c-di-GMP-I-GGC riboswitch aptamer from a Candidatus Auribacterota bacterium, 78 nucleotides, folded computationally.

Parts: sequence; C1' cells; structure tokens
RNA sequence: CUCGAUAAAGGCAAACCAUUUGUGAAGAUGGGGCGCAAAGCUAAGAGCCUGAGCAUUCAGGUGGUCUGGUUGCCGAAA
Repeated sequence: CUCGAUAAAGGCAAACCAUUUGUGAAGAUGGGGCGCAAAGCUAAGAGCCUGAGCAUUCAGGUGGUCUGGUUGCCGAAA
C1' cells in the first nucleotide's frame, strides 16, 4: 500500500414520529436505529426524483444509487 476481525476506542444514522422551511423533490432540529470502514467532504460524469414548458430545454433535489476527485480513525489474518 492492498485489504477489512465475532478486535478495541470512538463516529455516522434508514424507516417512522414531532416541530419547522419549501409549490414540490427534499432540507433543518429533536426523538429513533435499519444499516454503514469513508453512510466524511465534493453535484464533475451517469442514474433517479421535483417544478416550469407542447417540446428542444431551463431551474432544482438526492453524496444512505454508481463512477470519479479529495481528506481521514484503528490494525487481526493474508
């Protein structure tokens, strides 16, 4: 470095519920805990979703869909 334990320490937090913001996808906060070794960060490529438009398209959302970029804890076996 690859890799990822029935390891240790710590971390994150799906559905759902409450409050709240938004036309919406969805976001924020609290509860919750399905899962996660990048489930940290990043909308660059692809996907999916929303709004407007007859449409080319435009404006958004999603990093817990995949790829890429970037930073990083621990250290058994190989």

The prediction has a mean pLDDT of 87. Taxonomically the source falls in Candidatus Auribacterota (Bacteria, Pseudomonadati).